Transfer RNA from a Candidatus Omnitrophota bacterium, 74 nucleotides, folded computationally. The organism belongs to Candidatus Omnitrophota, within Bacteria. It was read from a public genome assembly.
[in-house]
RNA sequence: GGGCGAUUAGUUCAGUUGGCUAGAACGCCUGGUUUACACCCAGGAGAUCAUAGGUUCGAGUCCUAUAUCGCCCA
Numbered sequence: 001g002g003g004c005g006a007u008u009a010g011u012u013c014a015g016u017u018g019g020c021u022a023g024a025a026c027g028c029c030u031g032g033u034u035u036a037c038a039c040c041c042a043g044g045a046g047a048u049c050a051u052a053g054g055u056u057c058g059a060g061u062c063c064u065a066u067a068u069c070g071c072c073c074a
Stems, first nucleotide, its partner, number of pairs: 001073007010026004019057001028044005050066005
């Protein structure tokens, strides 16, 4: 220098041919339970979907550029 892949909650990940409110597990907070802690039960908070732009009535999803990380080629 070239090619490919990844980027979504604090962490690990899902998200169907673009279509009503973006979800799960673990973690966190509150309450219950316990002498207390843990486990367990109930509830809750937490995401501008890496950044910017474009297409579209409508974008996490499609297109372009950029950034970071990984792999391959030279």
About this RNA
Its mean pLDDT, the model's own confidence on a scale to 100, is 81. Its Rfam family is "tRNA". By type it is a transfer RNA.